A computed fold for a 72-nucleotide RNA from a Candidatus Daviesbacteria bacterium, annotated as transfer RNA.
The source organism's lineage runs through Bacteria, Bacteria candidate phyla and Candidatus Daviesiibacteriota.
Rfam family: tRNA. Rfam links the family to the GO term triplet codon-amino acid adaptor activity. It is annotated as a transfer RNA.
RNA sequence: GUGGAUGUAGCUCAAAAGUAGAGCGUCUGUUUGUGGAACAGAAAGUAGCGGGAGCGUUACCCGUCAUCCACC
Numbered sequence: 001g002u003g004g005a006u007g008u009a010g011c012u013c014a015a016a017a018g019u020a021g022a023g024c025g026u027c028u029g030u031u032u033g034u035g036g037a038a039c040a041g042a043a044a045g046u047a048g049c050g051g052g053a054g055c056g057u058u059a060c061c062c063g064u065c066a067u068c069c070a071c072c
Base pairs, nucleotide, nucleotide: 001071002070003069004068005067006066007065010024011023012022013021018055026042027041028040029039030038048064049063050062051061052060
């Protein structure tokens, strides 16, 4: 330089146009002599960024940034 993949909660990942969830973790409570475990509840993301199409998108299109892979 060329082509491609990924980017969503603190971490690991879903959902695939109808407005975002799970597991783990964190916090509070119950329980316990303490801790852990268990149980109940809560907080936390406008989806890497910027545009476009669309009634509406995290999802489709364009650009851009970051990481990774292959080729040269």